Predicted 3D model of a 266-nucleotide RNA (Bacterial large signal recognition particle RNA) from an Actinomycetota bacterium. The organism belongs to Actinomycetota, within Bacteria. Rfam family: Bacterial large signal recognition particle RNA. By type it is a non-coding RNA gene. Of the family's consensus pairs, 93% are formed in the model.
RNA sequence: UCGCGCUAGGCGGGGAGCCAGCGGUGCCCUGUACCCGCAAUCCGCUACAGCGGGGCUGAAUCCCCGCCCGAGGGGCCGUACUUCGGGGCUGUCGGCCGGCGUACUGCGUCGAUGGCCGGGUCCCACGCAAUGGGAACCUGCGAACCCCGUCAGGUCCGGGAGGAAGCAGCGGUAAACAGGCGCUCCCGUGUGCCGUGGGCCAGCCUGGCCGGAGCAUGUGCCCGGUAAGGACGCCCGGAGGACGCGUUUCAACGGCGGGUGCGCGG
Numbered sequence: 001u002c003g004c005g006c007u008a009g010g011c012g013g014g015g016a017g018c019c020a021g022c023g024g025u026g027c028c029c030u031g032u033a034c035c036c037g038c039a040a041u042c043c044g045c046u047a048c049a050g051c052g053g054g055g056c057u058g059a060a061u062c063c064c065c066g067c068c069c070g071a072g073g074g075g076c077c078g079u080a081c082u083u084c085g086g087g088g089c090u091g092u093c094g095g096c097c098g099g100c101g102u103a104c105u106g107c108g109u110c111g112a113u114g115g116c117c118g119g120g121u122c123c124c125a126c127g128c129a130a131u132g133g134g135a136a137c138c139u140g141c142g143a144a145c146c147c148c149g150u151c152a153g154g155u156c157c158g159g160g161a162g163g164a165a166g167c168a169g170c171g172g173u174a175a176a177c178a179g180g181c182g183c184u185c186c187c188g189u190g191u192g193c194c195g196u197g198g199g200c201c202a203g204c205c206u207g208g209c210c211g212g213a214g215c216a217u218g219u220g221c222c223c224g225g226u227a228a229g230g231a232c233g234c235c236c237g238g239a240g241g242a243c244g245c246g247u248u249u250c251a252a253c254g255g256c257g258g259g260u261g262c263g264c265g266g
Stems, first nucleotide, its partner, number of pairs: 001266006009057003012030004020046005034054005063259006072250005077244003081240007089233001090229001091232003095226005101221004105216003114210008122199006128192002130189006137180004147172004155164003
């Protein structure tokens, strides 16, 4: 140096999570990488830290170590947003009060503010009216007998003349019932363009007289004050997802460099 047979190793790795810890199943990244069984109220192990079974490769592109790069994940921090809670300033808006100024608007010599007189609106009493009910009144109907009149037939009394009670029928009537209701009386009222009398603070509406020029509210702006935290803003804190404009940590793939056997034979 070459060949053959082997062995260590390898046949994926990593992040978060779980866990005392390690690894796996499940999720994510990388990117292509033997198969089967087990596993979330989990599974297997214990620093040589998945277990069991089978297969391939095998000392180098492949195994091991160091450095670089760095997908991606995690921690912290920050930013803006959404949402919740608390606080407080009174900055903006809104609320209230006051002011005066200003602008606009409206009313006013067809008479403003103001003054005087009156009426209405409101309340009470009575009357009147309206309306509802009742009574009375009118009409109708209305009693097997125990209502009235007349009482056929029949009955009773009497020697007779004559007399008596009386059903049905006919006529009438009481209560009750039904209807009417103009007039009369009583009671009531969510009634009234009504009348009389009384009350009548204020407000509002309105008429007349005096007098002769202002008056009003509203809106906008301005100034001052006030209250509450109503909205926005401000401060503090919590939660959520997003982002990296930051830091830190782990780190796949990839790149560079180095390292690692045994036996036999030519």